A computed fold for a 100-nucleotide RNA from Paraferrimonas haliotis, annotated as TPP riboswitch aptamer (THI element).
[in-house]
RNA sequence: GCGAGCGCCAAGGGGUGUUGCUGAGCAACUGAGACACAUUUGUGAACCCUUAGAACCUGAUCCGGCUGAUACCGGCGUAGGAAUGGACAUGCACGCUUUA
Numbered sequence: 001g002c003g004a005g006c007g008c009c010a011a012g013g014g015g016u017g018u019u020g021c022u023g024a025g026c027a028a029c030u031g032a033g034a035c036a037c038a039u040u041u042g043u044g045a046a047c048c049c050u051u052a053g054a055a056c057c058u059g060a061u062c063c064g065g066c067u068g069a070u071a072c073c074g075g076c077g078u079a080g081g082a083a084u085g086g087a088c089a090u091g092c093a094c095g096c097u098u099u100a
Stems, first nucleotide, its partner, number of pairs: 001096003005092002008086003011050004017029005035044004056081003062075004
């Protein structure tokens, strides 16, 4: 000097389930996340993810297991889709080149 990673800033993507009591509601389960307000569909918050993409969707009213029940666990899955840029040269830790 160049490059790229984490971090930072901004932008964007996504999901919000299952039951028990007992109807509202309360409680329980698993998780990063199952929320709040207004309304009949939106606004926001938190959380996660952004191509090195299992965040999330389709397949799926799927298959096997467990459970009170559920994507709860695993398969499916080397499947098909799926959302980006920037600056600092410093906060961390690297690679390459050049010079002394």